[in-house]
Molecule: Bacterial RNase P class A
Organism: Candidatus Hydrogenedentota bacterium
RNA sequence: UGAGCAGGCCGGACGGCCGCGGCGCGUUUCGGCGCUCCGAGGAAAGUCCGGGCUCCACAGGGCACGGUGCUUCGUAACGCGAAGGCGGGGCGACCCGACGGAAAGUGGCACAGAAAAAACACCGCCCAAGCCCCGGUCUUGAUACCGGCGGCCGGCAAGGGUGAAAAGGUGCGGUAAGAGCGCACCAGCGCCGUGGUGACACGGCGGCUUGUUAAACCCCACCCGGAGCAAUUCCAAAUAGGGGAGCAAUGGCGUGGCCCGCGCCGCUCCCGGGUCGGAAGCUUGAGGUGCGCGGUGACGCGCGCCCCAGAGGAAUGGCCGUCUCGGUCCUUGGCGGUUCGCCGCAGCGGACUAGACAGAACCCGGCUUACAGGCCUGCUCGCCUG
Numbered sequence: 001u002g003a004g005c006a007g008g009c010c011g012g013a014c015g016g017c018c019g020c021g022g023c024g025c026g027u028u029u030c031g032g033c034g035c036u037c038c039g040a041g042g043a044a045a046g047u048c049c050g051g052g053c054u055c056c057a058c059a060g061g062g063c064a065c066g067g068u069g070c071u072u073c074g075u076a077a078c079g080c081g082a083a084g085g086c087g088g089g090g091c092g093a094c095c096c097g098a099c100g101g102a103a104a105g106u107g108g109c110a111c112a113g114a115a116a117a118a119a120c121a122c123c124g125c126c127c128a129a130g131c132c133c134c135g136g137u138c139u140u141g142a143u144a145c146c147g148g149c150g151g152c153c154g155g156c157a158a159g160g161g162u163g164a165a166a167a168g169g170u171g172c173g174g175u176a177a178g179a180g181c182g183c184a185c186c187a188g189c190g191c192c193g194u195g196g197u198g199a200c201a202c203g204g205c206g207g208c209u210u211g212u213u214a215a216a217c218c219c220c221a222c223c224c225g226g227a228g229c230a231a232u233u234c235c236a237a238a239u240a241g242g243g244g245a246g247c248a249a250u251g252g253c254g255u256g257g258c259c260c261g262c263g264c265c266g267c268u269c270c271c272g273g274g275u276c277g278g279a280a281g282c283u284u285g286a287g288g289u290g291c292g293c294g295g296u297g298a299c300g301c302g303c304g305c306c307c308c309a310g311a312g313g314a315a316u317g318g319c320c321g322u323c324u325c326g327g328u329c330c331u332u333g334g335c336g337g338u339u340c341g342c343c344g345c346a347g348c349g350g351a352c353u354a355g356a357c358a359g360a361a362c363c364c365g366g367c368u369u370a371c372a373g374g375c376c377u378g379c380u381c382g383c384c385u386g
Stems, first nucleotide, its partner, number of pairs: 001382010012323007020039003024035004041357001045368002048366005053228004066223004070084005085099001086097004100219002105217002107213003122160002124156003130152003133148005168186006187209001189206007232280004242271006251265005287306008325355001326353005332347001334345004
């Protein structure tokens, strides 16, 4: 100096005026007014996962549904995080991985192909054994032996061919031809030993070999009751309606042919429920921060300090000034390049411009997604120079 990798941080500052929500204090003619202090984010977002809290349900146990899925650790808990293992990618810093079990069982594997899982022979290779044929040799003949670029019955799975995948791979031996048939190495499986808390690694031995698919059923291990602050609780108006007691007139209406009786209609008081409205839950909490200690780390422990929105149809805003970081444009003189049109680099001066994603709604821990611009730390691979 160029190209990258990982981690962390900021995401305008100050001042003035006006306004909004809340705690406290003062004042009040109870309507308010004044003062002090506080008043959005790293994601407040998506509402995906886990928990606190509240209500409902529930003897105890089991099954099912659903979820999670390498190991150990952290945590209130998690599908989150840390440190590691294994596999894959990158020259590297580093990054990515639903990463338990296919030798418990069931199923699937299109097309092509002989065959898609204890199966098979299309082309091909072989006639060693058995039978037949032809020729030859010995022989009276049978038999026997030799040869066949003959056949039948058969043997083989090395090679070709098909396929995403072909029954361990490569090599040597072996054989009629072949084949884990034998051997060496490699891969896989099992057992043993050593190291490690463990995933696993390394070494030795063994029989020789077992396709792939579990985000197919399934098996194994672990977890799991439901709903959510519009949870839940308290106070409680007008009007209408409900219940009870009393009063007055013996009036009206209904029942009935008529009388009594009964019911309804009136007035006063009391009671309880719902709605409007008000209050609690509502922010001191698995809280933040500084230092020390333990730990590789996530994190934990101790001491000190701080209080950091609390609205509820829902405040957190608007205007102005000064400055700063960037950006765009103009002008000017340099340096370098030039295809003479211009282009690049750093600089003086001037004009305009705060400019990304986005806004609490019971709280907390995570994950995911969005984000103009800027800063810091560590590391990797090149090139140049000393």